[in-house]
Context: one part of a larger RNA
RNA sequence: CUUACACCCGGACAGAAAGACCCUAUGAAGCUUUACUAUAACUUGACAUUGACUUUGGGCUCCUUUUGCGCAGUCUAGGUGGGAGGCUUUGAUAUCUUGUUUCCGGGCAAGAUGGAGCCAUUUUUGAGAGACCACUCUGAAAGAGCUAAAAUUCUAAUAGUGUUCCUUGAAUCAGGACACUUAACAGUGUCAGGCGGGUAGUUUUUCUGGGGCGGAAACCUCCUAAAAAGUAACGGAGGUGCGCAAAGGUUCCCUCAGGCUGGACGGAAAUCAGCUGUAGAGUGUAAAGGCAUAAGGGAGCUUGACUGCAAGACCUACAAGUCGAGCAGGGGCGAAAGCCGGCCUUAGUGAUCCGACGGUACCGCGUGGAAGGGCCGUCGCUCAACGGAUAAAAGUUACUCUAGGGAUAACAGGCUGAUCUUCCCCAAGAGUCCACAUCGACGGGAAGGUUUGGCACCUCGAUGUCGGCUUAUCAUAUCCUAGAGCGGUAGUACGUUCUAAGGGUCGGGCUGUUCGCCCGUUAAAAUGGUACGUGAGCUGGGUUCAGAACGUUGUGAAACAGUUUGGUCCAUAUCCGGUGUAAG
Repeated sequence: CUUACACCCGGACAGAAAGACCCUAUGAAGCUUUACUAUAACUUGACAUUGACUUUGGGCUCCUUUUGCGCAGUCUAGGUGGGAGGCUUUGAUAUCUUGUUUCCGGGCAAGAUGGAGCCAUUUUUGAGAGACCACUCUGAAAGAGCUAAAAUUCUAAUAGUGUUCCUUGAAUCAGGACACUUAACAGUGUCAGGCGGGUAGUUUUUCUGGGGCGGAAACCUCCUAAAAAGUAACGGAGGUGCGCAAAGGUUCCCUCAGGCUGGACGGAAAUCAGCUGUAGAGUGUAAAGGCAUAAGGGAGCUUGACUGCAAGACCUACAAGUCGAGCAGGGGCGAAAGCCGGCCUUAGUGAUCCGACGGUACCGCGUGGAAGGGCCGUCGCUCAACGGAUAAAAGUUACUCUAGGGAUAACAGGCUGAUCUUCCCCAAGAGUCCACAUCGACGGGAAGGUUUGGCACCUCGAUGUCGGCUUAUCAUAUCCUAGAGCGGUAGUACGUUCUAAGGGUCGGGCUGUUCGCCCGUUAAAAUGGUACGUGAGCUGGGUUCAGAACGUUGUGAAACAGUUUGGUCCAUAUCCGGUGUAAG
């Protein structure tokens, strides 16, 4: 070295299970609630099933009776019309009694006595007979009908009960009879309001050096931006969601801030005069670019902060956005030439649908209209997650599930090395003196890859995670032991540095602990790497599923690098590797 056998489990990112952690999905499900929208149930009302009598009240209709007074006028004349006659032994004038009403004059009705007349047409009045008839108005009374509310009573609906009876011969079922109770209520149905996690369907954004928390999401200005334009980041600075009827148009005029000198009150600064003064002022509002010929400051007149357009450009995926000479109309200012379609410019904003208002008269369902729609103008969105999913929407899951992701976190590795550890340079200073025996500020330069991080590069169709046990192996920046230099080395001790990795480097108490503190020893009780070595070697105390509890947070479901208790650790080794034995 080969082969065989017996063993060990370090590797095959070994096997098993399309990772349960984490993220993503306009995925799912369970649960919660003062998320949204529905809905069962409950409740309230109306109507139906639902009838009768009485009383009270309201309204309407019908019918009967009645009421009505300005002055003048016999007198208490509601209005209009017809009308020359009407009423009367079926009891007139008159008298008496009663009731009612009254403007106190009277009116009306009923009864009794009595026995033949009474009223109108003629005069006064705007209007003439209550002589008579019809219709009608105001107020009142009685009755009837309808309707509504309340109360009470009833019985025949309905409902309930029965040791009764029948079908029926057994039947506590069914139907009927009878009796009693209740009763137009209840119950049931339809419609409407309220309440309604009891139930259901759903929603609960994105960016993001993982996600969450925080912040942001549209527009304007500057830098980043690399001298055309454009250009990213959770890069650095700031603004906006308006304002102005003058702060717009035009014509004419003016020049600022500051400084110096002078000047009553008057001062550092008030107003005044002179000189100087390119802008150091001002510009409604952030910044940038502009602006004195002014775009800055005044005054006069005004409304172009127009209507209909628009050649041509800029910008640009689209949709949008921006500039615009010129033409027509009718204007403003100016003597005129001319200027004027808002403001020194760049922010001050919102598509479509739907709806509203004004106009137009285009369509308008056989025709004419209308309803409705169109067109023109205007209005209603912190639709601010600002290209706006709906008119309308929050949470929780450790009870969880699926699809995926190493496009994205937690372990380990990798890169980096801020932080960390170690070393070096300079040498102010300490060291009585003396920088360098020893220590070394302010600074500077490296190394290492043991800390905490940053990045997110392999791995999410799985690379098992702290500590302990077992068992190691390596480094040296050496704790002991060996050998040296220097010393602020007398000695004993010690400090510092150099060579050196051969060997060694403890036992206990507490805690899951690593660490740490303590006790007792020791020559010493070194520091690290090895997937914070080692779970197909062990353990499973901790962390990190499902049960339960406390505190706290939350309305709640639930949650907590808060606590507590409990909690399934699979495996017969194919290959490499290693150990042993045997043979060649």
Predicted 3D model of a 584-nucleotide part of an RNA (large-subunit ribosomal RNA, domain V) from Chloroidium sp. KL-2023a.
The full RNA is in RNAcentral, with records from ENA.
A source record names the gene rrl.